The RNA shown here (transfer RNA) has 73 nucleotides and comes from Trichonephila inaurata madagascariensis. Its Rfam family is "tRNA". Its family is annotated with triplet codon-amino acid adaptor activity in the Gene Ontology. By type it is a transfer RNA. The RNAcentral record of the sequence draws on ENA and Rfam. The prediction has a mean pLDDT of 80.

RNA sequence: GUCUCUGUAACGCAAUGGAUAGCGUGUUGGACUUCUAAUCCAAAAGUCGUGGGUUCGAAUUAUACCUGGGAUG
Repeated sequence: GUCUCUGUAACGCAAUGGAUAGCGUGUUGGACUUCUAAUCCAAAAGUCGUGGGUUCGAAUUAUACCUGGGAUG
């Protein structure tokens, strides 16, 4: 250089073009407990990598670029 995969919450990951974008772990508050742990309840936390397109409607589609991985020369 060429081809290919990947990017979504602090971390690991879901989501048939149409829902207020969810799940687990973690964090915070509360309940319980003599205290801690465990358990239970609740809450917070997202520019869906970036840009401009397609579409009535885009996390999802096509494209350019960027990040990281792989193959090949």